[in-house]
């Protein structure tokens, strides 16, 4: 430097469930709780997904769109613990 053990010392936390919480909502956050994760730290940069308060359009209850949101979708960009074969 690669690279990842039936190792080792930590990490983190899916579905769900809980709240007079947060927000219009996606979506968050706090406590539980683990399906998983070597970056499941971080960064919305590229693309993809989701939402549509605004704000336009119309056949007026529906379309369109992000300035919203997802880092545990898939590239990218940074930081990083431990150290067996190879």
């Nucleotide at each position: 430097a690669u690279c990842g053990a039936u190792a080792a010392a930590g990490g983190c936390a899916u579905a769900c469930c809980u709240g007079u919480g947060u927000g219009a909502a996606a979506a968050c956050c706090a406590g539980g709780g683990a399906c998983g994760c070597a970056a499941a730290g971080c960064c919305g940069c590229g693309g993809g997904u989701c939402u549509a308060a605004g704000g336009c359009a119309u056949u007026u209850a529906u379309g369109c769109u992000a300035u919203g949101a997802c880092a545990g979708c898939c590239g990218g960009g940074u930081u990083g613990c431990c150290g067996a074969a190879g």